The RNA shown here (small-subunit ribosomal RNA) has 1390 nucleotides and comes from an uncultured prokaryote.
Its mean pLDDT, the model's own confidence on a scale to 100, is 84.
Its Rfam family is "Bacterial small subunit ribosomal RNA".
RNAcentral holds the sequence, with entries from ENA.
[in-house]
RNA sequence: GAACGAACGCUGGCGGCAGGCUUCAUACAUGCAAGUCGAACGAUUAAAGCCCCUUCGGGAGUGUAUAAAGUGGCGAACGGGUGAGUAACAGGUGGGUAAUCUACCUCUCAGUGGGGAAUAACAGCUGGAAACGACUGCUAAUACCGCAUGCGAUUGCGAAGUCUUCGGACUUUACAAGGAAAGGGCCUUUUGGCUCGCUGAGAGAUGAGUCCGCCUCCCAUUAGGUAGUUGGUGUGAUAAAAGCGCACCAAGCCUACGAUGGGUAGCCGGACUGAGAGGUUGGCCGGCCACACUGGAACUGAGACACGGUCCAGACACCUACGGGUGGCAGCAGUAGGGAAUAUUGCGCAAUGAACGAAAGUUUGACGCAGCCAUGCCGCGUGGAUGAUGAAGGCCUUCGGGUCGUAAAGUCCUUUUAUUAGGGAAGAACAAGUGAGGGAGUAAAAAGCCCCCGCCCUGACGGUACCUAAUGAAUAAGCAACGGCUAACUCCGUGCCAGCAGCCGCGGUAAUACGGAGGUUGCAAGCGUUGUUCGGAAUUACUGGGCGUAAAGGGAGCGUAGGCGGAUUGGUCAGUUUGGAGUGAAAGUUCGGGGCUCAACCCCGAAUCUGCUUUGAAUACUGCCAAUCUUGAGUACGUGAGAGGUAAGUGGAAUUCCAGGUGUAGCGGUGAAAUGCGUAGAUAUCUGGAGGAACAUCGGUGGCGAAAGCGACUUACUGGCACGAAACUGACGCUGAGGCUCGAAAGCGUGGGGAGCGAACGGGAUUAGAUACCCCGGUAGUCCACGCCGUAAACGUUGUGCACUAGGUGUGAGGGGUAUCGACCCCUCUCGUGCCGGAGUUAACGCAUUAAGUGCACCGCCUGGGGAGUACGAUCGCAAGAUUGAAACUCAAAGGAAUUGACGGGGGCCCGCACAAUCGGUGGAGCAUGUGGUUUAAUUCGAAGCAACGCGAAGAACCUUACCCAGACUUGACAUCCCGUGCCAACUAUAGAAAUAUAGCUUUCUCUUCGGAGACACGGAGACAGGUGUUGCAUGGCCGUCGUCAGCUCGUGUCGUGAGAUGUUGGGUUAAGUCCCGCAACGAGCGCAACCCCUAUCCUUAGUUACCAGCGCAUCAUGGCGGGCACUCUAAGGAGACUGCCGGUGAUAAACCGGAGGAAGGUGGGGACGACGUCAGGUCAUCACGGCCCUUACGUCUGGGGCUACACACGUGCUACAAUGGCCGGUACAGAGGGCUGCGAUACCGCGAGGUGGAGCUAAUCUCAAAAAGCCGGUCUCAGUUCGGAUAGGAGUCUGCAACUCGACUCCUUGAAGUUGGAAUCGCUAGUAAUCGCGUAUCAGCUACGACGCGGUGAAUACGUUCCCGGGCCUUGUACACACCGCCCGUCAC
Repeated sequence: GAACGAACGCUGGCGGCAGGCUUCAUACAUGCAAGUCGAACGAUUAAAGCCCCUUCGGGAGUGUAUAAAGUGGCGAACGGGUGAGUAACAGGUGGGUAAUCUACCUCUCAGUGGGGAAUAACAGCUGGAAACGACUGCUAAUACCGCAUGCGAUUGCGAAGUCUUCGGACUUUACAAGGAAAGGGCCUUUUGGCUCGCUGAGAGAUGAGUCCGCCUCCCAUUAGGUAGUUGGUGUGAUAAAAGCGCACCAAGCCUACGAUGGGUAGCCGGACUGAGAGGUUGGCCGGCCACACUGGAACUGAGACACGGUCCAGACACCUACGGGUGGCAGCAGUAGGGAAUAUUGCGCAAUGAACGAAAGUUUGACGCAGCCAUGCCGCGUGGAUGAUGAAGGCCUUCGGGUCGUAAAGUCCUUUUAUUAGGGAAGAACAAGUGAGGGAGUAAAAAGCCCCCGCCCUGACGGUACCUAAUGAAUAAGCAACGGCUAACUCCGUGCCAGCAGCCGCGGUAAUACGGAGGUUGCAAGCGUUGUUCGGAAUUACUGGGCGUAAAGGGAGCGUAGGCGGAUUGGUCAGUUUGGAGUGAAAGUUCGGGGCUCAACCCCGAAUCUGCUUUGAAUACUGCCAAUCUUGAGUACGUGAGAGGUAAGUGGAAUUCCAGGUGUAGCGGUGAAAUGCGUAGAUAUCUGGAGGAACAUCGGUGGCGAAAGCGACUUACUGGCACGAAACUGACGCUGAGGCUCGAAAGCGUGGGGAGCGAACGGGAUUAGAUACCCCGGUAGUCCACGCCGUAAACGUUGUGCACUAGGUGUGAGGGGUAUCGACCCCUCUCGUGCCGGAGUUAACGCAUUAAGUGCACCGCCUGGGGAGUACGAUCGCAAGAUUGAAACUCAAAGGAAUUGACGGGGGCCCGCACAAUCGGUGGAGCAUGUGGUUUAAUUCGAAGCAACGCGAAGAACCUUACCCAGACUUGACAUCCCGUGCCAACUAUAGAAAUAUAGCUUUCUCUUCGGAGACACGGAGACAGGUGUUGCAUGGCCGUCGUCAGCUCGUGUCGUGAGAUGUUGGGUUAAGUCCCGCAACGAGCGCAACCCCUAUCCUUAGUUACCAGCGCAUCAUGGCGGGCACUCUAAGGAGACUGCCGGUGAUAAACCGGAGGAAGGUGGGGACGACGUCAGGUCAUCACGGCCCUUACGUCUGGGGCUACACACGUGCUACAAUGGCCGGUACAGAGGGCUGCGAUACCGCGAGGUGGAGCUAAUCUCAAAAAGCCGGUCUCAGUUCGGAUAGGAGUCUGCAACUCGACUCCUUGAAGUUGGAAUCGCUAGUAAUCGCGUAUCAGCUACGACGCGGUGAAUACGUUCCCGGGCCUUGUACACACCGCCCGUCAC
């Protein structure tokens, strides 16, 4: 995707044609479904009409009358239902019947004579509840029985002929035997005619029986089955052959081409699907079979072993008077039950068909119709045209609009359908009757028969189909989907919840995936869902697959059946090819045509039915038969190599043990040890002996063998192979299901043997443990003989054989050629064994004449992973176990090869204060500061390994402030819009903690066209404001980090099926993917470097506030002044450094090393600058922003408090522990900054912080400002000190509205811990570390010991890259890809 006898959910206008218990072959109430014939028969009987009689009440006759039962005939064996059984000659197909039957029907032949005895009905009587009988008596027949006749037929014994499948059949004929019948009706002029019957026989038709070939599901975990079994003879039975039955005889018969057993199943034409081949299926229609409550049996009959017959048994149900009876819906309706599920207890025999009848006709739940059901197929409709204010409304929105949408409304039409009314078919043809005609018939007629015309008569459906008219858009649309597959998207709700889901998967606060809505898409009186089948699926592969590594080659050989098989000739014609004939039912399918308005549906014609049977022809190929051949195969001959096998014997080295000698304290063992051995003398060493096992060197991707496997030497026996030559046989071959044999190690049995080694076991170590790895011992075993086992990663993970298809190079064996005295070398043929490699092949890796290439032959095996090579069964085995070998259940994967990364207690190369080396710290103390924790009304929030923690915060007493308490406000502290007013503010007073409220005073500015407008303030209403509320995992921006690491990519080309690779790898070199060389790559981009700034040298220009060499003035002194611009300096521009030069090394390159010159040398030093990306890194509390949340509060204002708490823990710092020092005095030298709400000099006061005061300075001018370490001198003398300064008391200063919580500083006093710091850990490679001070931002002040800058003094060390950490490149392994903080196994617990 298609299909369905479907079901379920939602929905539902009409019609046509079909279909409708798939489940309980469950049980059934009720009605109907098989009768008919009076022209076979006896007896009985209503009504109308006619006729007769009558007592007028009625009666008799007739009425082919009607009706019920009976005898008799035919039918009931058909029609209808169902699919339980059946794996079978049941079915399909094609044959046989010479082995058979066939009522009714057709044709032909011959007959139909004459008798007899009963019986039902009926009558009487009687039993029984009933069903149903018993007895006695009467009666008929087309009922029954003899007799006669016997054309045929049958049987027996003969004869002749024809055919034959050789069994027999048919025809003719002689003799013999036994065997028939029924009447009815009509006509008649009575000799008879006609018709329906009846009997015997033959033929046909129809139907049936039986036999055979082929086909016909699954299981081998069903391998043997069978005694009437197989056959024969005889006999019986039957319509008929036959073990169909029986008696006897024989021992057969079936089976791997699947018997027997088990399971399942009615079979077919066909149906569905599919390109086909196939697969699935067998409902409706048609053919066959089987069954009729279950089982069995026969009777009748032409036909049954009988659905609506009989008998017996059983179960069930019903009736009963308990004695006994009755029943069979798998007929049509219907009921109960079962089930997801399947209809009316309808009408009619009008048609078609059936039974009976001479016929009229009767019967017919067959059938024709109607009813119910969208169950399916088909058709029609639910309106058409116009209509933009693009209405209202809904939904969305970027707020502009968009969309539903010409959709609606409105206007103009139409009337299919539905409704009402009117009209109105076809299906009907017969038959019979009747009227007329014709024909045969007959001696002539009649009756009857035949033909034809007219009339009469017959409709369940149904007043239906159809037609017409009327009214009026009037009566008529849903379902599913919208993440991808798959056509169709947004909003809201929800928040891993609720739910969805065919697969992948969606949902954890922005869900196109859940639920709703709007919109859209698809189909449409239906639409979805579920189930089932086929397809896609080449995913069982015949068409049309595979097996080195994905599942899959048997461990190996020999060989049976089977399959396949070299060359030539002839024959045959089985296969094969090609004609003819028969059959292959109809329906269906396909094509053409026709009929219903179309279609579905129906009708006609054609084609097809790929098959089977039969009969001709052909003879290439295959088969078969016959003959021949030598190339396949084999034999014989010559030569050769070899751990091929078996048995016996022999040998040396080594280990161990024993004995003896020498000798003394250890030996042994390991990463290090210990157990162990040893003074009872080990180990070591020498001599001798014993015993077992294995065979060093040679030795080799060398050899041999089928594989397993085989290694000292000798002998015996023995298998195979190669080469050479070409004598012999003449296809003898290949493969090989079963079968048989061999088959490592371990293991088993019996008996030996036992040196070494060594499961188990013991001990010692290791370890958290160590039932291990290591060590000391050590039993089975290992060895031998015999017998089992039968498996291995039994692997080349590659079955065997044959043939074909480029090469190169080794090696083993043999032969040939050339050459040589000879050995080599060289060329070449065959066989074996390796490596490399082309075509080809392969998913790739790879394979590649030893194929995984190209073909042929045969065998074995595979069909997702797990369960599981398990269970059960069977076979084998002493056992262990082996072989064979499932399912339930479960998962959506498991797997192969290759790619890119990441990772590795993998490898190689390299780098970094990474280690090492040096110096100084932290960790211990006190304090400062940040964090955690705890506490609290609150201790606001964020930051969390490196990359949070002196971080946001370049400064929390109030403010800040976001937190807490309390008091207030509600269009609001702030913005825009609207209306009204002209106040408000400031000031004063009162209340209050303040915010604020009240009262008083005061009463606005600008412009103006004088109307007003604007600003500001107040009041009012609503839109709105506001939020440091939430989400950094919705975001922008910014930042951190790897990392200033050297990397990250692209275009084109090339390679690869592809992911990707190449470039970017390699050889050198560099700080560098820096550069050079090479190279299927060539180029390019972002990074590196450089360009920018500071600094180091010089030059030019310019000199004020900087500077002062020379000249002059002034001063105790000072660039203070004139002057100068030389120097310093300032600040603008330039120069300079580029491996440029020289030497060496190097591939002559890049580059490196050394040197010269130079202020500076190989990046001179420092800064800014941070590739592609990673960490869902950080920040919604800088800012911005989506969504969500609050709106008299999560907003705003105010006062106070808190962020400063304190058993504790951590980070970062400061000060120290002292003499390289402290203190006192004197004295010298910076740089870079700041300053008007400011810096503030001289001077004075105070011990001091500071105060008074104010010159100068908007700064190269004045000022902060004193630099400190240093240097000179003095003192202290190793101590808790003249070190250290915490803590605390007192007194002050300054800032500020205010120093209580909670500021800094000063003075006096106090004088804690601390004597160099455990494990651990940090920084730094030169103007660096260390050390010393100075400045600035923030700021009223300050917690700064912080941060950011500035200069002064100024070291030590680096052997080196093994290790730790981080990083880069190449390579390797990977079961990792959230990428080793991965993945994952087992146990236990939940």